Predicted 3D model of a 74-nucleotide RNA (transfer RNA) from Lipingzhangella rawalii. The prediction has a mean pLDDT of 84. The RNAcentral record of the sequence draws on ENA. Lineage of the source: Bacteria > Actinomycetota > Actinomycetes > Streptosporangiales > Lipingzhangella. It matches the Rfam family "tRNA". Rfam links the family to the GO term triplet codon-amino acid adaptor activity.
RNA sequence: GGGGCCGUAGCGCAGUCCGGUAGCGCGCCUCAGUCGCAUUGAGGAGGUCAGGGGUUCGAAUCCCCUCGGCUCCA
Repeated sequence: GGGGCCGUAGCGCAGUCCGGUAGCGCGCCUCAGUCGCAUUGAGGAGGUCAGGGGUUCGAAUCCCCUCGGCUCCA
């Protein structure tokens, strides 16, 4: 220098192919329960979907550029 894969909540990931309400588990907060803790039950908060631009009525999803990580070739 070139190719491939990946980037989504604090952490681990799904959703992408085939555009249409942003989700799951753990964690966190509150409440119940307990003398108290843990377990359990109920509820809740938390997101620039890596960044920018384009297409579209509508983009995490399609297109372009950039950044970062892993990997292959040279």